Context: one part of a larger RNA
RNA sequence: UUGGGUUUAAAGGGAGCGUAGGCCGCUUUGUAAGCGUGUUGUGAAAUUUGCCGGCUCAACCGGUAACUUGCAGCGCGAACUGCAGAGCUUGAGUGUGCGCAACGUUGGCGGAAUUCGUCGUGUAGCGGUGAAAUGCUUAGAUAUGACGAAGAACUCCGAUUGCGAAGGCAGCUGACGGGAGCACUACUGACGCUGAAGCUCGAAAGUGCGGGUAUCGAACAGGAUUAGAUACCCUGGUAGUCCGCACGGUAAACGAUAAAUGCCCAGCUGUUUGCACAUAGUUGCAAGCGGCCAAGCGAAAACGCUUAAGCAUCCCACCUGGGGAAGGACGCAGGCUCCGGUGAAACUC
Numbered sequence: 001u002u003g004g005g006u007u008u009a010a011a012g013g014g015a016g017c018g019u020a021g022g023c024c025g026c027u028u029u030g031u032a033a034g035c036g037u038g039u040u041g042u043g044a045a046a047u048u049u050g051c052c053g054g055c056u057c058a059a060c061c062g063g064u065a066a067c068u069u070g071c072a073g074c075g076c077g078a079a080c081u082g083c084a085g086a087g088c089u090u091g092a093g094u095g096u097g098c099g100c101a102a103c104g105u106u107g108g109c110g111g112a113a114u115u116c117g118u119c120g121u122g123u124a125g126c127g128g129u130g131a132a133a134u135g136c137u138u139a140g141a142u143a144u145g146a147c148g149a150a151g152a153a154c155u156c157c158g159a160u161u162g163c164g165a166a167g168g169c170a171g172c173u174g175a176c177g178g179g180a181g182c183a184c185u186a187c188u189g190a191c192g193c194u195g196a197a198g199c200u201c202g203a204a205a206g207u208g209c210g211g212g213u214a215u216c217g218a219a220c221a222g223g224a225u226u227a228g229a230u231a232c233c234c235u236g237g238u239a240g241u242c243c244g245c246a247c248g249g250u251a252a253a254c255g256a257u258a259a260a261u262g263c264c265c266a267g268c269u270g271u272u273u274g275c276a277c278a279u280a281g282u283u284g285c286a287a288g289c290g291g292c293c294a295a296g297c298g299a300a301a302a303c304g305c306u307u308a309a310g311c312a313u314c315c316c317a318c319c320u321g322g323g324g325a326a327g328g329a330c331g332c333a334g335g336c337u338c339c340g341g342u343g344a345a346a347c348u349c
Stems, first nucleotide, its partner, number of pairs: 003320004007301002012316001014201004021194003025088007033081002035077008048066007091191001092188003095184004100179001103177007110154001114150008125136002162169002206247006216240001220236004260313004267292010277281001296303001321349003331342002334339001
C1' cells in the first nucleotide's frame, strides 16, 4: 500500500459555514467520450507456451502456431456513466397561516440572601472543630430591630422537560435578530449531499488594557493534625470569580458513537409541540425527547426502527503490534505571554 477497521481493544476532527474535488432524483430525444463487439494495421528477433522434427536420449537446435493481455484506424450496438436538448415533481428551496421554546444580542425592573455602614435594644461572650487554637469582642462583639450602600446569583415552579451546530442557555419584562415544527399544497423546478484547504464560533482556567469587587477564593500568612504535613480541617486572604474591548483555542469539548439519504420493521410504554374529526377516544397524523424488547447485529457488555452499533449508498476525518523516549526533540508556521498545532528517532519484547 492493499485489506480490515474506528461505543468500551489503536482509531470520529470540539462545532458550523464553505472553495476545489468526489457523488447525485424521475421521463424522453439525440450523441457516442467512457463501455461492449467485429475487423484492419502495428505490437522486431531471441525468450516463453502448444504441436511437429534433427543430434542414439536429454540438454541443445530447427520449423510452425500461439502469446505479446497494448496502441491506432474503420464499422456496428446504445443498457449503464458522460455530454447536449426537452419535460416532470417526490429531493431542495420559496410563499401564506398558526401556535412553540432556559435560542442569541442589548436595555429596564424585582424580591430574598450575603457583607459592610449608621442608629436603637442588650450583655459577655462569639466563632470554629473530631477536639482545639489562631481570629472577633467591655473602644460593647455575637444576637435582635430600623434605615442605608454595594456587588453577585436567581429559591419554589423544575421534570429521563424545553431550546441551540457545538460550547452552552433558567427571576420578570421591552426592543432587535435567529430557529425548527405543524397545516395548506399556491410557486420555482434537481437549484442537492459531502467537503481537503480556508473562514467563523468555541466551557473553565489563563493573558493585555480599563472598570468593578458583595461572596467565594489558587498563591500567601497564621492556627491545628502529624514522626514530618510545603496537604486534608480551621481563621484570614491577593490574583481571579463580575463588566467592556481585545487575545488565546484547549477539556472525560462524551452518546468516549462524524454528516447526509434510503430501506428493514412483532411491538409495548411514558412524555413535549402542532394539527385532524359522521366516531371526541385508552383516537389518528406529523415532528421531537425517553424507557423496555422480537428479528438482526456484536468478542461480549450491549445496540435495537424515525435516535441502530441492523441492511445499504455517498463524501470527509482518523487507526495500523506492546512498552519506552513522549504528546517530548528538531524543523515549520501561529501567539503579548502562558502555550497551542504538526510531530519522529535511539532502546526493548
Molecule: small-subunit ribosomal RNA, central domain
Organism: uncultured bacterium